[in-house]
Context: one part of a larger RNA
RNA sequence: UUGGGUUUAAAGGGUGCGUAGGCGGUCUUUUAAGUCAGAGGUGAAAUCCUGCAGCUUAACUGUAGAAUUGCCUUUGAAACUGGAAGACUUGAGUAUUGUUAAGGUAGGCGGAAUUUAUGGUGUAGCGGUGAAAUGCAUAGAUACCAUAAAGAACACCGAUUGCGAAGGCAGCUUACUGGACAAUAACUGACGCUGAGGCACGAAAGCGUGGGGAGCGAACAGGAUUAGAUACCCUGGUAGUCCACGCCGUAAACGAUGAUUACUCGAUGUUGGCGAUAUACUGUUAUGCGUCCAAGCGAAAGCGUUAAGUAAUCCACCUGGGGAGUACGCUCGCAAGAGUGAAACUC
Numbered sequence: 001u002u003g004g005g006u007u008u009a010a011a012g013g014g015u016g017c018g019u020a021g022g023c024g025g026u027c028u029u030u031u032a033a034g035u036c037a038g039a040g041g042u043g044a045a046a047u048c049c050u051g052c053a054g055c056u057u058a059a060c061u062g063u064a065g066a067a068u069u070g071c072c073u074u075u076g077a078a079a080c081u082g083g084a085a086g087a088c089u090u091g092a093g094u095a096u097u098g099u100u101a102a103g104g105u106a107g108g109c110g111g112a113a114u115u116u117a118u119g120g121u122g123u124a125g126c127g128g129u130g131a132a133a134u135g136c137a138u139a140g141a142u143a144c145c146a147u148a149a150a151g152a153a154c155a156c157c158g159a160u161u162g163c164g165a166a167g168g169c170a171g172c173u174u175a176c177u178g179g180a181c182a183a184u185a186a187c188u189g190a191c192g193c194u195g196a197g198g199c200a201c202g203a204a205a206g207c208g209u210g211g212g213g214a215g216c217g218a219a220c221a222g223g224a225u226u227a228g229a230u231a232c233c234c235u236g237g238u239a240g241u242c243c244a245c246g247c248c249g250u251a252a253a254c255g256a257u258g259a260u261u262a263c264u265c266g267a268u269g270u271u272g273g274c275g276a277u278a279u280a281c282u283g284u285u286a287u288g289c290g291u292c293c294a295a296g297c298g299a300a301a302g303c304g305u306u307a308a309g310u311a312a313u314c315c316a317c318c319u320g321g322g323g324a325g326u327a328c329g330c331u332c333g334c335a336a337g338a339g340u341g342a343a344a345c346u347c
Base pairs, nucleotide, nucleotide: 004318005317006316007301008300012315014201015200016199017198021194022193023192025088026087027086028085029084030083031082033081034080035077036076037075038074039073040072041071042070049065050064051063052062053061054060091191092188093187094186095184096183097182098181099180100179103177104176105175106174107173108172109171110154114150115149116148117147118146119145120144121143125136126135162169163168206247207246208245209244210243211242215241216240220236221235222234223233258314259313260312261311262310263309266292267291268290269289270288274283296303297302320347321346322345329340330339331338332337
């Protein structure tokens, strides 16, 4: 490299947008680059292969042919691919009318709880554990009541629910904003799919500057436990967790399953829409989210119209274990580090 693969054995990029490239719907006309056919030229000789001949045979040699699968020129063909022109509507998009949701950003508001502060009532304990102790408390704690402040998170509803490309998103409300679905079949007329590089987004932790700091809580301190206990348990507690702006760019970023299209039995729950109806109920269709299964697939577990089935296009990735996601170099980063990514050696 080919072949074979990528849910779990090595292997799907964290996600999207999109450049180049690759691939691409139906019909008509045309062209002749690819493609196909004929002819000509060339494709050195030797070698290889086949026939015949020569040394007694063979090796070897001579001779004739074939082959040299290629390239060039030329004459044709026109189904397919490509180019040109025209047309189409089913792919794709737009429009109109509706429906829908924790989709996003910014602002405003709310109650419960917690902690703290002040005041009041009140007296000796509180707290914590397997049991204790550290700790708090006569300078009046814990408990109860009233008032005030602060920050963070939004009980019930709440669901195997919903929305989002992924990360993710949950009190209420306003403004701005992205999407999906259904119906109509009005408009455009292939405008499509994928996507190396590139760009953007990207949990938590971490970093920079400035705020904020109730609760929780790495580090740290103390008390226990224990042979020891740099832990598990307890009492405290700093960064952090929160906000704004800017970095970082990684996760078991998982469905461990790339995107798109077509085809291939059924059953069942749910969400939304449409028609009918006063409603319940029921019916049909489509999109999405689940469950169980036929065929088929699979090493099996299992997957099974949301495929891991049957086919097609494009991208990414794998090639024994360790060494090693290391070294070196380069790029990015304030740093932490990230990305790219070997070899010797060894089994």
This is a predicted structure of a 347-nucleotide part of an RNA (small-subunit ribosomal RNA, central domain) from an uncultured prokaryote. The RNAcentral record of the full RNA draws on ENA.